Record summary:
Model confidence (mean pLDDT): 89 of 100. This is a predicted structure of an 87-nucleotide RNA (c-di-GMP-I riboswitch aptamer) from Paenibacillus sabinae. Lineage of the source: Bacteria > Bacillota > Bacilli > Caryophanales > Paenibacillus. Its Rfam family is "c-di-GMP-I riboswitch aptamer". From the family's description: GEMM was predicted in a large-scale screen for bacterial structured RNA regulatory elements. Gene Ontology term of the family: cyclic-di-GMP binding.

RNA sequence: GUACGAAAAAGGCAAAGCUGAUGAAAAUCAGUGACGCAAAGCUAAAGGGACUAAGUGGAGAAAUCCGUAUGUCAGCCAGCUCCCGAA
Numbered sequence: 001g002u003a004c005g006a007a008a009a010a011g012g013c014a015a016a017g018c019u020g021a022u023g024a025a026a027a028u029c030a031g032u033g034a035c036g037c038a039a040a041g042c043u044a045a046a047g048g049g050a051c052u053a054a055g056u057g058g059a060g061a062a063a064u065c066c067g068u069a070u071g072u073c074a075g076c077c078a079g080c081u082c083c084c085g086a087a
Base pairs, nucleotide, nucleotide: 004085005084012037013036017032018031019030020029021028022027035075041080042079043078047077048076049073050072051071055068056067057066058065059064
């Protein structure tokens, strides 16, 4: 240095739920709260995957249904970077 993750130290993040705000929704932000996390840091304009369907195309008498991302998810995979340290 690369790979890896036992013990310990210093620190960090914060799932679900609840409250408020934004949004068509998915979801996001703030507070609360800790299920967990060595990358739960960054990247959605490298790529795969997932969610939603406002707008739009189609079907329908209508209600509504089907398709579609230009909306979103990094705590799904992936890429990049990083603290500590044995076997």

Of the family's consensus pairs, 95% are formed in the model.